Guanidine-I riboswitch aptamer from Gracilibacillus boraciitolerans JCM 21714, 98 nucleotides, folded computationally.
[in-house]
Parts: sequence; C1' cells; structure tokens
RNA sequence: UUAACGGUUUUCUAGGGUUCCGCAAUUAUUAAAUUGGUCUGGUCCAAGAGAAAACACACAGUUUGACUGUGACACGGAAGGAUAAAAGCCUGGGAGAG
Repeated sequence: UUAACGGUUUUCUAGGGUUCCGCAAUUAUUAAAUUGGUCUGGUCCAAGAGAAAACACACAGUUUGACUGUGACACGGAAGGAUAAAAGCCUGGGAGAG
C1' cells in the first nucleotide's frame, strides 16, 4: 500500500420526528374543521461500532443420528438522500484519525 472476511433475520432499546390516534387551543353545534411536536404519550422509523434470541458459516474437540466450545476489535466529521417528517436510518467498518 492492497485484497478477503468480519453473516442474515426477528423482538426490543438509546434516539427520532409528526402521516394517523390521542391531548390542548380556537371556530362551530346532527357531525366536524383549523392550528400546535417549544404536546408527556400510542401507531410509526431506529443503531457497523446498543441488548436478547434463532438460524447460517468457519475452526477445534467429542461418546460422530449429532453434540459441545470459540468467533476478536471498532475514535469518527461535514454534506447529501428517503419517508409525512426526522434521527446513532442510508451514503458508512465512508472521508479522515490512531
């Protein structure tokens, strides 16, 4: 300096905004409409570097239908993109740094 691998999915959390619900205010009075996320919340989105589980793969061992064990480390802008809108979402184990 370069290459490969560092797996996938589900449930959840840190977090996120405001389509829907709820809440509040105003108008109105069969029922509804408007505004507000500088409204705690529910639906919703959500982590490479967060959690749990299942499966897969690799290696080793064993009493070889298969079972058990191991699978490390990870500081990080700005700008842009999607969705209604935003975010530790995606770009991205990026640019950089060590």
Its mean pLDDT, the model's own confidence on a scale to 100, is 84.
Its Rfam family is "Guanidine-I riboswitch aptamer". About the family: This family represents a conserved RNA structure found upstream of the ykkC and yxkD genes in Bacillus subtilis and related genes in other bacteria.
The RNAcentral record of the sequence draws on Rfam and Ribocentre.
Taxonomically the source falls in Gracilibacillus boraciitolerans (Bacteria, Bacillati, Bacillota, Caryophanales).